The prediction has a mean pLDDT of 82. The RNA shown here (transfer RNA) has 74 nucleotides and comes from a bacterium. Its Rfam family is "tRNA". The family's RNA type in Rfam is transfer RNA.

[in-house]
RNA sequence: GGCGGCGUAGCUCAGUUGGUUAGAGCGUGGGACUCAUAAGCCCGAGGUCAGAGGUUCAAAUCCUCUCGCCGCUA
Numbered sequence: 001g002g003c004g005g006c007g008u009a010g011c012u013c014a015g016u017u018g019g020u021u022a023g024a025g026c027g028u029g030g031g032a033c034u035c036a037u038a039a040g041c042c043c044g045a046g047g048u049c050a051g052a053g054g055u056u057c058a059a060a061u062c063c064u065c066u067c068g069c070c071g072c073u074a
Stems, first nucleotide, its partner, number of pairs: 001073007010026004019057001028044004050066005
């Protein structure tokens, strides 16, 4: 240099035949329970879906470019 994969919450990830509100587990804050703590239970906060542009009535999802990470190859 060429080709391919990935980028979504603090972490690990799901969501992909475009469509109602962007979710799960863990973590974290609060509550109740307990003499107290833990576990389990209830409630919550937290996201410019890597960035920009395009297509569309509508984009995390499709297209193009850029950035980052990983792999294959010369």